A computed fold for a 76-nucleotide RNA from Natronomonas sp. CBA1123, annotated as transfer RNA. NCBI's taxonomy places the organism under Archaea, Methanobacteriati, Halobacteriales, Natronomonadaceae, Natronomonas.
RNA sequence: GGGCCUUUAGCUAAGUCUGGUCACAGCACCCGGCUCAUAACCGGGCGAUUCGCCGGUUCAAAUCCGGCAGGGCCCA
Numbered sequence: 001g002g003g004c005c006u007u008u009a010g011c012u013a014a015g016u017c018u019g020g021u022c023a024c025a026g027c028a029c030c031c032g033g034c035u036c037a038u039a040a041c042c043g044g045g046c047g048a049u050u051c052g053c054c055g056g057u058u059c060a061a062a063u064c065c066g067g068c069a070g071g072g073c074c075c076a
Stems, first nucleotide, its partner, number of pairs: 001075007010027003020059001029045005052068005
């Protein structure tokens, strides 16, 4: 220098191919119950003012297109 994959909540992670209005879930965290107490278990609550950043297409973008950045693999 070139190619491919990847980036979504504190962590893990679905959704992207096939655009659709409110972004799914688990763990964690907070409150309560249970217990002598802790863990486990049960009930409730809190989560992203937006999906790495910028721009474009569209009535509408996490999703499509372009550029850039971080990470990984391969080639030179």

Its mean pLDDT, the model's own confidence on a scale to 100, is 81.